[in-house]
Context: one part of a larger RNA
Molecule: small-subunit ribosomal RNA, 5' domain
Organism: Melampsora larici-populina 98AG31
RNA sequence: UAUGCUUGUCUCAAAGAUUAAGCCAUGCAUGUCCAAGUAUAAACAAUUAUACAGUGAAACUGCGAAUGGCUCAUUAAAUCAGUUAUAGUUUAUUUGAUGAUACCUUACUACAUGGAUAACUGUGGUAAUUCUAGAGCUAAUACAUGCUGAGACAGCCCCUUUCUUUAUUGAUAGGGGUGCAUUUAUUAGAUAAAAACCAAUGGCCUCCGGGUCCAUUUGGCGAUUCAUAAUAACUUUUCAAAUCGUAUGGCCUUGUGCUGACGAUGCUUCAUUCAAAUAUCUGCCCUAUCAACUUUCGAUGGUAGGAUAGAGGCCUACCAUGGUGAUGACGGGUAACGGGGAAUAAGGGUUCGAUUCCGGAGAGAGGGCCUGAGAAACGGCCCUCAAAUCUAAGGAUUGCAGCAGGCGCGCAAAUUACCCAAUCCUGACAUGGGGAGGUAGUGACAAUAAAUAACAAUGUAGGGCUCUUUUGGGUCUUACAAUUGGAAUGAGUACAAUUUAAAUCUCUUAACGAGGAUCAAUUGGAGGGCAAGUCUGGUGCCAGAAGCCGCGGUAAUUCCAGCUCCAAUAGCGUAUAUU
Numbered sequence: 001u002a003u004g005c006u007u008g009u010c011u012c013a014a015a016g017a018u019u020a021a022g023c024c025a026u027g028c029a030u031g032u033c034c035a036a037g038u039a040u041a042a043a044c045a046a047u048u049a050u051a052c053a054g055u056g057a058a059a060c061u062g063c064g065a066a067u068g069g070c071u072c073a074u075u076a077a078a079u080c081a082g083u084u085a086u087a088g089u090u091u092a093u094u095u096g097a098u099g100a101u102a103c104c105u106u107a108c109u110a111c112a113u114g115g116a117u118a119a120c121u122g123u124g125g126u127a128a129u130u131c132u133a134g135a136g137c138u139a140a141u142a143c144a145u146g147c148u149g150a151g152a153c154a155g156c157c158c159c160u161u162u163c164u165u166u167a168u169u170g171a172u173a174g175g176g177g178u179g180c181a182u183u184u185a186u187u188a189g190a191u192a193a194a195a196a197c198c199a200a201u202g203g204c205c206u207c208c209g210g211g212u213c214c215a216u217u218u219g220g221c222g223a224u225u226c227a228u229a230a231u232a233a234c235u236u237u238u239c240a241a242a243u244c245g246u247a248u249g250g251c252c253u254u255g256u257g258c259u260g261a262c263g264a265u266g267c268u269u270c271a272u273u274c275a276a277a278u279a280u281c282u283g284c285c286c287u288a289u290c291a292a293c294u295u296u297c298g299a300u301g302g303u304a305g306g307a308u309a310g311a312g313g314c315c316u317a318c319c320a321u322g323g324u325g326a327u328g329a330c331g332g333g334u335a336a337c338g339g340g341g342a343a344u345a346a347g348g349g350u351u352c353g354a355u356u357c358c359g360g361a362g363a364g365a366g367g368g369c370c371u372g373a374g375a376a377a378c379g380g381c382c383c384u385c386a387a388a389u390c391u392a393a394g395g396a397u398u399g400c401a402g403c404a405g406g407c408g409c410g411c412a413a414a415u416u417a418c419c420c421a422a423u424c425c426u427g428a429c430a431u432g433g434g435g436a437g438g439u440a441g442u443g444a445c446a447a448u449a450a451a452u453a454a455c456a457a458u459g460u461a462g463g464g465c466u467c468u469u470u471u472g473g474g475u476c477u478u479a480c481a482a483u484u485g486g487a488a489u490g491a492g493u494a495c496a497a498u499u500u501a502a503a504u505c506u507c508u509u510a511a512c513g514a515g516g517a518u519c520a521a522u523u524g525g526a527g528g529g530c531a532a533g534u535c536u537g538g539u540g541c542c543a544g545a546a547g548c549c550g551c552g553g554u555a556a557u558u559c560c561a562g563c564u565c566c567a568a569u570a571g572c573g574u575a576u577a578u579u
Base pairs, nucleotide, nucleotide: 001575002574003573004572005571009449011447015442016409022407023406024405026404027403028402031063032062037060038059043055044054061428070362071361072360080283081282082281084279085278086277089276090275095271096270097269099267109242113144114143120136121135123133124132125131155178156177157176158175159174160173162171163170179239181235183233184232185231186230187229188228201215202214203213204211205210219226241265243264244263245262246261249259250258251257252255285333286332287331292324293323294322299321300320301319302318303317304316305315306314337359338358339357341352342351343350344349364385365384366383367382368381369380387398388397389396390395415440417439418438419437423436424434425433426432455485456484458481459480460479461478462477463476464475465474466473467472490519492512493511494509496508522568523567524566525565526564527549528548533563535562536561537560538559544551
C1' cells in the first nucleotide's frame, strides 16, 4: 500500500502517484473603474441645471491574463544542492531623485491643431462558429501633428574681419555650433620622498638693475577602456505634458489682465525594489556480456565578424590539432524529476522520497511565432502527425497533467455541493473577480483522547490477625452470584442560544434517555516456537489444518464443532515491499 472481519464517542486528517503524460459529455476555474482617460444609449432617474454635469449597459483606451493551480513524461554533471560571480547583461511595477536650452524666422491656432474608428443606426451573406461584409454617424491620456511664455541676457568653442602687441598677447564686429538621448572617434579621469638647475606666468618687496618666497583641481573599486567631464561629428531624431479631478483664492495698472493651492495620469535619465538570464567550485544510482570516445555536418583552442539584453563555437569565415579515458571516458539500463526530508536505529549503515516548501520540466507529439517589461505561452496563434466532434458534404471546431464529473485501466483512490467571511492575489480598484483558497460531503490512509460500567448490603467460598468453649464469634479484607438496592453518566433524541458568509460538527444546555432477553466487542489463537485445555462430540493419512518443526491411518493437547481459557482491543487478521 491493498484486502478480510468488526466498529459507539471526541479531535485531527491523507486521498486516481504506482497501471494509461490514456480519452473526455457538461458546468465553472481571469478579469477589471476611481472625484480624477473617452458617454447624445433613441437606458434609468429626475431637478439648481436648454452645451455637459446624477446612475450607467455597451464599446474604445489602460492594466492583468508570463502569477496561481495540476502533473512527474522527459532528464544521470543534465536537473538540483551548497558556494562564488556579472568589471558580461535586461528589468513592467514599487520607492527616491531628475528635467531653464525645442523656433531657424517679416503678417504665425496656442483660450487649444489633424484625420479616423468602435459602440450605435440601418442593409445583408452562410446549414453552421465568441464568422463577419457593405453603408451612415461620433469621442480620447487611442493614432498623429505641433508652438508660445516666464528671468536668458549671457558664458563657452570654432571660423573670418579690423585694431594692437617683441610674442597666435589683448580688445572688437560678423557668422556657425552649444539641453537630454543615439552612434563613432579623440582627450582628461593625476599623485612614493627630498634636493638642485633652467624657463614661463601671477602675486609680494623694489634703489627699476633685480631679489624673494608662495601658488596651480582630480570621486570610487582588490582590479577596468568605471563613474563623470570635454571636443568633433552622427541619427528613418528619443524626450522635454495640446491630458484629467477638487476647490476656487490673491493682486491691482478693471484687461474677460496677471498670478495661484491640493491631487490624478503620463514621459526622459539615474538609482532602488521585484526579479530574470548566464556563469565559478564541489557533489549523483546500476552496469565492462559497454574500452576506447570526439572531429571537416564544431570535436578542443585562436583571430575577426555576425547574432543576442549580454559573455561564449552560440553561428559564420580563416587558421592551429586539439579535447576526454581503468581515479571507468563513451555507451547501455533505471519500475530516475533533484533537494529540504521519511522509515529503521548502540555506533557505522540500509531503504524510501510521485506527494502540501524550494528549484526544474510539460500541457496529445514535434516545430515555429505574435503581442508584451516578461512567454518560445498552450483555459494565445500557425503548420505537420495522431485522435476526436458537428455538417445541408461546400466547410467548421477541439485540447481537464485546473475544480467537480465520466469512460478506460487496474490490487489500488472522494461531491458534476456552498462561499469569497478568513489567508492572499489581481484590476482603472475602499466597492469587482478569484474551483488560488476556505467550508461542508465521502473517508477504519495514518494519528489523538478513551465509553461498553461503578458502589453498597446480603449470601457463598476463602485468606490474614485475634478471642479461645473450635461446631464457633469478632475484625480487616479478597473473590464469586439468574438476590436486592438506590446513586452516576453519556451514546442517542432535542427547545434554545452559540458557532458560521449561511449552515453543520464541537463546546454550552431546558426536556427525554440503562437493568441482563439491553444501549449485548471484536479479531485471531490454545503441541512447540508463543500467552492459553491432554475437557466433550464428530472425522479416521479422508476431510482438513500447518509461516517452520510437525498433526490426521478409531482414545487427534494441532482438523470440524461445543464449552472453557489466552493475547491485543475499537480494533484485529492476511498478502506484499522495506528496515